[in-house]
Context: one part of a larger RNA
Molecule: small-subunit ribosomal RNA, central domain
Organism: uncultured prokaryote
RNA sequence: CUGGGCGUAAAGCGCGCGUAGGCGGUUAUUUAAGCUAGAUGUGAAAGCCCAGGGCUCAACCUUGGAACUGCAUUUAGAACUGGGUAGCUAGAGUACAGCAGAGGAUAGUGGAAUUUCAGGUGUAGCGGUGAAAUGCGUAGAUAUCUGAAGGAACAUCAGUGGCGAAGGCGACUGUCUGGGCUGAUACUGACGCUGAGGUGCGAAAGCGUGGGGAGCAAACAGGAUUAGAUACCCCGGUAGUCCACGCCGUAAACGAUGUCUACUAGCAGCUCGGGUCCUCGGACUUGUUUUGCAAAGCUAACGCAUUAAGUAGACCGCCUGGGGAGUACGGCCGCAAGGUUAAAACUC
Repeated sequence: CUGGGCGUAAAGCGCGCGUAGGCGGUUAUUUAAGCUAGAUGUGAAAGCCCAGGGCUCAACCUUGGAACUGCAUUUAGAACUGGGUAGCUAGAGUACAGCAGAGGAUAGUGGAAUUUCAGGUGUAGCGGUGAAAUGCGUAGAUAUCUGAAGGAACAUCAGUGGCGAAGGCGACUGUCUGGGCUGAUACUGACGCUGAGGUGCGAAAGCGUGGGGAGCAAACAGGAUUAGAUACCCCGGUAGUCCACGCCGUAAACGAUGUCUACUAGCAGCUCGGGUCCUCGGACUUGUUUUGCAAAGCUAACGCAUUAAGUAGACCGCCUGGGGAGUACGGCCGCAAGGUUAAAACUC
C1' cells in the first nucleotide's frame, strides 16, 4: 500500500488566476520507454521449505533438491499507457446577431428626511421614561411658516427577484469596462481539467497621511434603576462611521457542503432567451438560472435527492481523543494591533 474519512461528530484553504506536477477526446500509422512471453548469466554460504541420513527420540548435525518472486543482457509481441508523424470534431475556444442584469470604475445630477443657522408668527413649557431625573427653554425654546448651509443614506418599485469567483452590489444620467445566456452558421483543431509553491482580490473593525463631519455612536461624563450596576433605560458626547491614497488580510468569509466531467424517476413554481400552434386568453416545446416537494439510492440519524450528501472518474486541500493550544519558541509578513506557519512537557 492492499483498506478510513471531511453538511451537523475531528476535517473543504474566504475566493479566483496560474507555474511545476498529476490526469486527459477520437482515427490511422510508427516506435518499443512502461507492459507481456521466452532464452542466457547471475542471484555466496548458512537460514526458511521438501525428501533422505546420523546421534536410543528430539533439539541439534548432515546430504540432496526446491526456492531465492530480484537484477543484467538478449529475442519476440504490439492490445493498453507513453513518445513521433498525419488527420478528425463530439471537449475547449473564436467570429456573427440578439437579450437581461443593484457586475466593476469614474464624473455629474435629484428629491424626501435629520441637524444647524437667519427671519416671521406665537407663549410657557419642551423633551424623555415603566415612573422619573439629568438636559433644553422668558437671553423666547417646543410647535409652525419661509429661506440658506452641510453631510450621509437612497422610502415606494422590492420579489425564497437579478448580477458577481468570493467578499459583495440598490436614487437618476453620461463615459469606460468584465462576465453570462440564447440563436444560426462559419472557423481553429485537444488548444483541456486540476493545481504544491506563487500571485491577485478579499466584509467589518483597526492603523498611517490629508480632507470631511449632518445623523448615529465604542471610550468618557451625567441622570436613573439596583444591595451594588464599571450594564440594560435616559440626557450628552469623542474616536469612528464618509472621501482620497497607502497598509492590515481576518469573520458563523456558511450551502458550516473544494473545483471539473459523465450518468441516474418525477411534480410544482421563478429569472432570462429561442421555436411551433393560436380562438391573442393561452397551450405545447427547447435551453438557462433559481426555489419548494419527492422516487430509487445514500446517511448514525437529521436529512440530501439531476444545483446530490446518489453512481463513477481526475486533481488539490484537510482530519486522526479532550485539555494544554491555534498557545510557546523559531521563521516569514506588518508602522502597530497582530497575522501566518506551528509543537512539547504535563493532565484526564